[in-house]
């Protein structure tokens, strides 16, 4: 010096300067004026979890649906942290929806002889039964028919362990040797998943698909700040159609329990006011302590948007790397997308000098 | 702001693991003097994009993007 991998932080690009905007706070009768603060890292998709609001502060059982190594973190989670197995990289690293196919049903198009305890097309074979032919006969020879055979070819996304021998008509775990693989016992390691030794049994059952139903664990009760709650206002407490006590209704998808007695639509009628929820929170910094880590715990400090058709903008000079994606609407922790650039650190391989 | 659907040929829509269809349209022939109607043969598609299971995805899983529906109170 080059190439890479990981992880922090910043990010309407800085600073002056004029002028506007919104909330609050002061002053004012008012008009205004003076001050304080004034979008993110994603506010964004609404895909998960929560809080907090109402229906019973939510019950039971069934469908439903979500999750899916293992432990822990955490208000909870699909989400984070550690390990474990597998896969990919020289390596730092980085990737996995990663229970169960010896509980059960289902599915594999096309092409192949055969797609699941399968299969003889090619090939190999001629041992056993026939046939034919030689030969007195013993036998030998055809590959003709019954067949035998999964080692090779071929097909296919997949074809019923690998190598080597022995065996045999030819072959085959048909036998044997080692390597795979499963089932079982123990021993020790680890909270556990695992992962390592020894002993013994099996010639291999038990191919694949569960982001197919299914099967087991375990979560999951519903809407949602247009949730709710108070005041004020204004009007016609008005019609229809449907169900009616074995019923209806509490927004659950059906049962039931519990509470109420009317409720669901539609077609009319009034208002588009005010306040609350509403931002001080699983809240930010910092120290110090425990953990390998997510995180936790202890002290100290700071308040940092709160609108309500919705504010956070313009221009002017100047520096410089020439400026990305994008705007709060109830608040939280996540993941996911979208995205110019700086800037900091650890940690890997290559090359060169010393 | 919340909450929920959809997306296949030009249009409307079927298909839901194994070669992508249907009606109208469009194009060529036939029938006609000519059109319409009627018949006959025909083209036309990244199943809305972009990953993933799978031997194979229009279909199932995820992300994206685009449409479009519902939701104030009060008596």
């Nucleotide at each position: 010096g080059g190439a890479g991998u990981c992880g922090g932080c910043c990010g309407a690009g800085g600073c002056a300067g004029u002028c506007g905007c919104g909330u609050c706070g002061c002053a004012g009768c008012a008009a205004u004026g003076c001050g304080c603060c004034g979008a993110g890292g994603a506010a964004a998709g609404u895909c998960c979890g929560g809080g907090c609001u109402c229906c019973a502060c939510a019950g039971a059982g069934c469908a439903g649906g979500g999750u899916g190594c293992c432990a822990g973190g955490u208000a909870a989670c699909g989400c984070c942290u550690g390990g474990g197995c597998g896969g990919c990289g020289u390596g730092a690293g980085c990737c996995g929806a990663c229970g169960g196919a010896a509980a059960g049903u289902g599915c594999a198009a096309c092409a192949g002889a055969g797609a699941a305890c399968a299969g003889a097309c090619c090939g190999c074979c001629g041992a056993a039964c026939g046939g034919c032919c030689c030969g007195c006969a013993a036998g030998g020879g055809u590959g003709c028919g019954u067949g035998g055979u999964a080692a090779g070819g071929g097909u296919g996304a997949a074809a019923c362990g690998g190598u080597g021998g022995g065996g045999u008509a030819a072959g085959a775990g048909c036998c044997c040797a080692c390597c795979g693989c499963c089932c079982g016992a123990g021993g020790g390691g680890a909270u556990a998943a695992c992962g390592c030794c020894u002993c013994g049994g099996g010639g291999c059952a038990c191919g694949g698909c569960a982001a197919a139903c299914c099967c087991c664990a375990c979560c999951c009760g519903g809407a949602g700040c247009a949730a709710g709650u108070c005041c004020a206002a204004a009007u016609a407490g008005g019609g229809g159609u449907g169900c009616u006590a074995u019923g209806g209704c509490a927004u659950g998808g059906c049962u039931c329990g519990u509470g109420c007695c009317g409720c669901a639509c539609c077609c009319g009628g009034g208002u588009u006011g005010g306040a609350u929820g509403c931002u001080u929170g699983a809240u930010c910094c910092c120290a110090g302590c425990g953990g390998u880590g997510a995180c936790g715990c202890u002290g100290g400090g700071g308040c940092u948007a709160g609108a309500g058709g919705a504010a956070u903008g313009a221009c002017u000079g100047u520096c410089c790397a020439c400026g990305a994606c994008a705007g709060a609407a109830c608040c939280c922790g996540g993941c996911u997308u979208a995205a110019a650039g700086g800037u900091c650190g650890g940690c890997u391989c290559c090359g060169c000098c010393a | 702001g919340g909450g929920c659907a959809a997306u296949u040929a030009g249009c409307u829509c079927a298909g839901c693991g194994g070669u992508a269809g249907a009606g109208c349209a469009c194009u060529u022939c036939c029938u006609u003097g000519a059109c319409a109607u009627g018949g006959a043969a025909g083209g036309g598609g990244u199943c809305a994009c972009a990953g993933g299971u799978u031997c194979g995805a229009u279909c199932c899983c995820u992300g994206u993007a685009u449409c479009g529906c519902c939701c104030a109170c009060c008596a």
Two RNAs folded together computationally: RNase P RNA and transfer RNA, 429 nucleotides in total. Model confidence (mean pLDDT): 82 of 100. It holds a member of the Rfam family "Bacterial RNase P class A".